[in-house]
Context: one part of a larger RNA
RNA sequence: UGACGGGGACCCGCACAAGCGGUGGAGCAUGUGAUUUAAUUCGAGGCAACGCGAAGAACCUUACCAGCCCUUGACAUCCCGGUCGCGGGGAUCAGAGACGAUCCCCUUCAGUUCGGCUGGACCGGUGACAGGUGCUGCAUGGCUGUCGUCAGCUCGUGUCGUGAGAUGUUGGGUUAAGUCCCGCAACGAGCGCAACCCUCGUCCUUAGUUGCCAACAGGUAAUGCUGGGAACUCUAAGGAAACUGCCGGUGGUAAGCCGGAGGAAGGUGGGGAUGACGUCAAGUCUUCAUGGCCCUUACGGGCUGGGCUACACACGUGCUACAAUGGUGGUGACAGAGGGCUGCUAACCUGCAAAGGCACGCAAAUCUCCAAAAACCAUCUCAGUUCAGAUUGUCCUCUGCAACUCGAGGGCAUGAAGCUGGAAUCGCUAGUAAUCGCAGAUCAGCACGCUGCGGUGAAUACGUUCCCGGGUCU
Numbered sequence: 001u002g003a004c005g006g007g008g009a010c011c012c013g014c015a016c017a018a019g020c021g022g023u024g025g026a027g028c029a030u031g032u033g034a035u036u037u038a039a040u041u042c043g044a045g046g047c048a049a050c051g052c053g054a055a056g057a058a059c060c061u062u063a064c065c066a067g068c069c070c071u072u073g074a075c076a077u078c079c080c081g082g083u084c085g086c087g088g089g090g091a092u093c094a095g096a097g098a099c100g101a102u103c104c105c106c107u108u109c110a111g112u113u114c115g116g117c118u119g120g121a122c123c124g125g126u127g128a129c130a131g132g133u134g135c136u137g138c139a140u141g142g143c144u145g146u147c148g149u150c151a152g153c154u155c156g157u158g159u160c161g162u163g164a165g166a167u168g169u170u171g172g173g174u175u176a177a178g179u180c181c182c183g184c185a186a187c188g189a190g191c192g193c194a195a196c197c198c199u200c201g202u203c204c205u206u207a208g209u210u211g212c213c214a215a216c217a218g219g220u221a222a223u224g225c226u227g228g229g230a231a232c233u234c235u236a237a238g239g240a241a242a243c244u245g246c247c248g249g250u251g252g253u254a255a256g257c258c259g260g261a262g263g264a265a266g267g268u269g270g271g272g273a274u275g276a277c278g279u280c281a282a283g284u285c286u287u288c289a290u291g292g293c294c295c296u297u298a299c300g301g302g303c304u305g306g307g308c309u310a311c312a313c314a315c316g317u318g319c320u321a322c323a324a325u326g327g328u329g330g331u332g333a334c335a336g337a338g339g340g341c342u343g344c345u346a347a348c349c350u351g352c353a354a355a356g357g358c359a360c361g362c363a364a365a366u367c368u369c370c371a372a373a374a375a376c377c378a379u380c381u382c383a384g385u386u387c388a389g390a391u392u393g394u395c396c397u398c399u400g401c402a403a404c405u406c407g408a409g410g411g412c413a414u415g416a417a418g419c420u421g422g423a424a425u426c427g428c429u430a431g432u433a434a435u436c437g438c439a440g441a442u443c444a445g446c447a448c449g450c451u452g453c454g455g456u457g458a459a460u461a462c463g464u465u466c467c468c469g470g471g472u473c474u
Base pairs, nucleotide, nucleotide: 007474008473009472010471011470012469013468015464016463019428020427021426022425023424026320027319028318029317030316031315032314033313035310042053043052064306065305066304067303068302069301070300073129077128078127079125080124081123082122083121084120087106088105089104090103091102092101093100109119110118111117131295132294134293135292136291140289141288142284143283144282145280147278152191153190154189155188156187157186158167159166160165171182172181173180197272198271199270200269202240203239204238205237206236207235208234212229213228216227217226218225243266246260247259248258249257250256322421326380327379328378329377330376331375338369339368340367343362344361348357349356350355387418392413393412394411395410396409397408398407434456435455436454437453438452439451440450
């Protein structure tokens, strides 16, 4: 000078408390451990690994295993030789395929001093080399997590101290904040805080199609359907608006705090983006890049099949339930944000359904994907049930060369555990929790995950003694 203390003082945070809903018990999904295996590829490991890398493992992916093949190589540059039927398409045979053998069709590479001369492409050869998801994240760059969006971390000059260092940055107030005010051997400054950026909330102006429809007219069983209109909604560009600006109280004539007015909004208006100096030899050599080491007829390359999907068990994260605030049946309620041409697909028809057929429109404010909880009516009457839906049998649909290992969906039948979950533990302070559906990325197909979107919409916070984490002084 720091760090630490079951030392002290002050302060903050869903940290506790007050509440609401979960996890931990069940079934299933998914990740991990352990076990198994020819292989179950590798990484991630308290918070900060475990629905994580993976925004999608049937083949591919794929890095793993078995078998069959190649060796200047799937890919790059250079050298030598050859061809310009180089190359592309198709067929037959053998094979699991890679690959090998044979045949057919199409196609006149460019320049030129007309010399196969130069370039280009391909084939063969030779070695220099290629190649490695092999090792080291404790050799590294880059990127990232974390403390933590916590309020801190420093510097110049001056001063003090023999010096390490101190001061400033401490103190009195105040703030979300090293935020601001006052004081002070300090005076200033930088990185952070805040603001500037995006978005939502109010109004104005401009614009009026694909969006809108108040007044006018026409038309219909009905509908902005048509003429038309530019008001309203909306769209999207520009502006206005909020600053403790005004009033009262309080405070030190300060910073500020409390209350009020006006206002769409009030004291950082809500949300996002933004992450200081540094910490953890934190994570990543399997995104990429890269030093060193290692392999070089193999630790490289190609292919078929298998595996990553195993299953006594243990843990994490989720989904569905255990029912009546519910289940089932019926009845033309109402979104937002996104996507769409190898695409989204209306209407109609077929099918109990998944789906299929036909086909309008739409590169989309125009067409389309497109709601569910809710509401109303009926029924069930507290049961392992008309709850719950696992598991299993069977018949189908779709994608795709191909659903056996190992996809998703539908019909019929089957109808398991489960009656609210021990110790313990998690999230959340408002359009939040809870609950309900929708969309998107990845993607041929596959979503209970992830990322967004809207619908319905609470309870509670006395307070800071205690638990956890953090800040300042001592």
A computed fold for a 474-nucleotide part of an RNA from an uncultured bacterium, annotated as small-subunit ribosomal RNA, 3' major domain. The coordinates come from a structure-prediction model, not an experiment, and the mean pLDDT is 86. RNAcentral holds the full RNA, with entries from ENA, Greengenes and SILVA.